[in-house]
RNA sequence: GUCAGAGUAGGUCCGGCGCGUUAGCGCCGGCGCGGUCCUGCCGCGCCGGAGGCGCUUAAGUACCGCGGGAUGGGAGGUCGCCCGCGGACGAAGGGGCUUUGCCCCGCGGUGCCGUACCGCAUCCGCUGCC
Numbered sequence: 001g002u003c004a005g006a007g008u009a010g011g012u013c014c015g016g017c018g019c020g021u022u023a024g025c026g027c028c029g030g031c032g033c034g035g036u037c038c039u040g041c042c043g044c045g046c047c048g049g050a051g052g053c054g055c056u057u058a059a060g061u062a063c064c065g066c067g068g069g070a071u072g073g074g075a076g077g078u079c080g081c082c083c084g085c086g087g088a089c090g091a092a093g094g095g096g097c098u099u100u101g102c103c104c105c106g107c108g109g110u111g112c113c114g115u116a117c118c119g120c121a122u123c124c125g126c127u128g129c130c
Stems, first nucleotide, its partner, number of pairs: 001130001003128003010118003014114005019108003023056005028048009063087007073124003077120001093105005
C1' cells in the first nucleotide's frame, strides 16, 4: 500500500412475561308499559356491534411541529434512534365463572426481555492475508 473482516444506535421473525381494549350523552328507529285533549302527543324501560348517525372520552404505536440528547474503538454526524412539550387522529371484541372481580380466546402498525438474522455514508484506529 491492496484486499477482506470484526464492531453502533436500531430493525425483522419467533418465544416468554406484561399493558390497553374504557365510560358516556344526544338524535333517530323498533318493541313494551302508562297517561292523554286519542291514528296525535308526552313519560319510563329495553333493543340497535360487519357498527343507524353525531359528539365526548381510553393505553400504546404511528403522523406533524418545536426543543433537547445519545449513537461501532476514537472523532464526527443524519434522511436513522431516544426524550420532553404541543397538535391532529384514535381500537375488536367475545366466552365462562364462585359476577362491581377473576379466568380463557382474540384484537392493537402495543411495552419489556431473550435467540436468530439484518445493520454507520466520512476520517483515524483494530484484526487477517499479500
A computed fold for a 130-nucleotide RNA, annotated as THF (Tetrahydrofolate) riboswitch aptamer. The model forms 94% of the base pairs in the Rfam consensus. Its Rfam family is "THF (Tetrahydrofolate) riboswitch aptamer". Gene Ontology term of the family: tetrahydrofolate metabolic process. It was read from a public genome assembly, where an Rfam model found it. The coordinates come from a structure-prediction model, not an experiment, and the mean pLDDT is 76.